[in-house]
RNA sequence: GGGCCGCUAGCUCAAUGGCAGAGCAGGUGCCUUUUAAGCACAGGGUUCGGGGUUCGAGUCCCCGGUGGCCCA
Numbered sequence: 001g002g003g004c005c006g007c008u009a010g011c012u013c014a015a016u017g018g019c020a021g022a023g024c025a026g027g028u029g030c031c032u033u034u035u036a037a038g039c040a041c042a043g044g045g046u047u048c049g050g051g052g053u054u055c056g057a058g059u060c061c062c063c064g065g066u067g068g069c070c071c072a
Stems, first nucleotide, its partner, number of pairs: 001071007010024004018055001027041004048064005
């Protein structure tokens, strides 16, 4: 220098262009002599940034940032 993949909740990851979700963690409650385990409930998001397309973008297009891999 070129190519490919990723970036979404605290973490690991889903999401056919049409209500942004799960597991774990954390919180609250139940249970237990207590803790752990188990059970239940509630919460938590500027989807990396900017722009474009569209009635509608996490998703498609462009530019940028950042991480990884491959080639040179």
Transfer RNA from an Anaerolineales bacterium, 72 nucleotides, folded computationally. Rfam family: tRNA. Rfam classes the family as a transfer RNA. The sequence is in RNAcentral, with records from ENA. Its mean pLDDT, the model's own confidence on a scale to 100, is 81. NCBI's taxonomy places the organism under Bacteria, Bacillati, Chloroflexota, Anaerolineae, Anaerolineales.